[in-house]
Context: one part of a larger RNA
RNA sequence: CCGCGGCUAAGGAACUAGGCAAAUUAACCCUGUAACUUCGGGAAAAAGGGUGCCCUCCGCAAGGAGGGCCACAGUAAAAUGGCUCUGGCGACUGUUUAUCAAAAACACAUGGCUAUGCGAAACUGAAAGGUGAUGUAUAUGGCCUGACACCUGCCCGGUGCUGGAAGGUUAAGAGGAGAGGUUAUUCGCAAGAAGAAGCCUUGAAUUGAAGCCCCAGUAAACGGCGGCCGUAACUAUAACGGUCCUAAGGUAGCGAAAUUCCUUGUCGGGUAAGUUCCGACCUGCACGAAUGGUGUAACGAUCUGAGCACUGUCUCAGCCGCGAGCUCG
Numbered sequence: 001c002c003g004c005g006g007c008u009a010a011g012g013a014a015c016u017a018g019g020c021a022a023a024u025u026a027a028c029c030c031u032g033u034a035a036c037u038u039c040g041g042g043a044a045a046a047a048g049g050g051u052g053c054c055c056u057c058c059g060c061a062a063g064g065a066g067g068g069c070c071a072c073a074g075u076a077a078a079a080u081g082g083c084u085c086u087g088g089c090g091a092c093u094g095u096u097u098a099u100c101a102a103a104a105a106c107a108c109a110u111g112g113c114u115a116u117g118c119g120a121a122a123c124u125g126a127a128a129g130g131u132g133a134u135g136u137a138u139a140u141g142g143c144c145u146g147a148c149a150c151c152u153g154c155c156c157g158g159u160g161c162u163g164g165a166a167g168g169u170u171a172a173g174a175g176g177a178g179a180g181g182u183u184a185u186u187c188g189c190a191a192g193a194a195g196a197a198g199c200c201u202u203g204a205a206u207u208g209a210a211g212c213c214c215c216a217g218u219a220a221a222c223g224g225c226g227g228c229c230g231u232a233a234c235u236a237u238a239a240c241g242g243u244c245c246u247a248a249g250g251u252a253g254c255g256a257a258a259u260u261c262c263u264u265g266u267c268g269g270g271u272a273a274g275u276u277c278c279g280a281c282c283u284g285c286a287c288g289a290a291u292g293g294u295g296u297a298a299c300g301a302u303c304u305g306a307g308c309a310c311u312g313u314c315u316c317a318g319c320c321g322c323g324a325g326c327u328c329g
Base pairs, nucleotide, nucleotide: 002323003322004321005320006319007318008317010315011314014313019310027051028050029049030048031047036041038147052069053068054067055066056065057064058063070074082308083307084306085305087303088302089300090299094106095105111144112143113142114141115140116139122131123130124129148295149294150293151292153225154224155223158222159221160218161217162216163215164214167213168212169211173207174206178202179201180200181199182198185194186193187192226244227243228242229241230240253287254284265281266280267279268278269277
């Protein structure tokens, strides 16, 4: 000097990003127990009291009642909850990054959409076959949501899906108008010209499915949900009016929020003092309704803020034990 452990005057979070760590609490019995609540809980809420040994009586006993004794201390050691208030998120028990993340992430019961009539859809395989399922729509697969309560608004123009089939477009194929090559032959003195059938090469019209164009439906499908100007007898504001654009212009609820840039917004509470926290306001840079909205008892090794108790976290250090290091031998 370091590590581990024990104790500490006065103060008691002044430490620190943060009470991290440590301390407090603790067992059993008795009393008692709030808001809130889904009436089950919350709850060991909280807050108090008791506990050893000896004698007597009662009792089958466990134990109870009375009297007495000792100590600072009787759950005498060990083991053995600190508590309360407030908000966010997720309903809950569960699951997860084996080896830096346990969470607000995943899952979940619930709700919805969608596919599938059974040799099912879906998946797998070259096929046979297999899973689904020795199941049968109260079933199985896919996608989303995520207990419960109250709800879940408007838009089908775009993309997707479903349905439709009149018209347009449209492949191979069918079709074969026409064109070209070759030449038996004919003409010509010759050079050469013409040229049937056959064969070969090409090839127009016409015909020709789905798809696409087209017509509808569909948002708990992917998604989207405006701007400018004026107006009330103080001012301010605008219930109201005008105008442009759109498929439709954000409804209920919530809101400086896990979302607010400006921003430490403004007001109130808490503190002597509060960029955090809680309650409001609404000017929502850029909330918003199953990419769910708003609440919510219970739950959480979750996150934020406050308090009581408690303490070497600190003011500010000191001492002791054990073990290293170091020095000397």
The prediction has a mean pLDDT of 89. The part of an RNA shown here (large-subunit ribosomal RNA, domain IV) has 329 nucleotides and comes from a metagenome. It matches the Rfam family "Bacterial large subunit ribosomal RNA". RNAcentral holds the full RNA, with entries from SILVA.